The RNA shown here (c-di-AMP riboswitch aptamer (ydaO/yuaA leader)) has 159 nucleotides and comes from an Actinomycetota bacterium.

RNA sequence: AUUUGUACAACGCCGAGUCUUCUACCCGUGCGCGGGAGAAGACCGGGGGACCCAUUGCGGCUGUAGUCCGCUGGGGCGAGUCGUCGCCUGAGUGCGGCGUAGCGUGAGUCGGUCACGCGAGCCCGUCAGCUAACCCCGGAGGCAAAACCGAAAGGAGCA
Numbered sequence: 001a002u003u004u005g006u007a008c009a010a011c012g013c014c015g016a017g018u019c020u021u022c023u024a025c026c027c028g029u030g031c032g033c034g035g036g037a038g039a040a041g042a043c044c045g046g047g048g049g050a051c052c053c054a055u056u057g058c059g060g061c062u063g064u065a066g067u068c069c070g071c072u073g074g075g076g077c078g079a080g081u082c083g084u085c086g087c088c089u090g091a092g093u094g095c096g097g098c099g100u101a102g103c104g105u106g107a108g109u110c111g112g113u114c115a116c117g118c119g120a121g122c123c124c125g126u127c128a129g130c131u132a133a134c135c136c137c138g139g140a141g142g143c144a145a146a147a148c149c150g151a152a153a154g155g156a157g158c159a
Base pairs, nucleotide, nucleotide: 012143013142014141018042019041020040021039022038023037025036026035027034028033043139044138045137046136047135048134053129057071058070059069060068073127074124075123076122077121082099083098084097085096086095087094102118103117104116105115106114109151110150111149112148113147
C1' cells in the first nucleotide's frame, strides 16, 4: 500500500412501518436521565363497504354468430408476474437452471449512459368487483452502497 473478515459509531439503504406528549408500572442509572410497556394526538399505509357502471377462462360442436356440452373455487398484502427446460412425484400449488413483466441501488433533486442486485414470502378460508357516507386493521423486519454526462435549483466563502 492492497485485499478479506469481524465489531462499533455516524451517515445511509429496502420497506407504510415515523414523530410528539404523558406515566399507575417494569429494567438500568453516573440520579441528569435512558430503555421497555401502556395511553393520547399527529402523520403514513392497508382492507371492508351503496347508487351508477361492470361482471371468468379454456376446449368441443358450428361457415360466423348463437345455443348446447365438458373442465376450471375465489380473494388480500407485496416489485415479486409469465415462459421454457430438466429433476422428482401416484399427482403437484414441489425442486432446480435459463430468461422475463416489473422493482431497487449507485450519498441533495431530475434526466440519461453504464454497472450491480431483486424478481420472494405470507395471509383469509368457500367469502369480498368498483364504491360516497361509514366501519376495521397495521406502523415490522432486514441490510451495507460510494461511477460518468447533462440540467435546474440551493448553500457557503471571498471581493
The organism belongs to Actinomycetota, within Bacteria.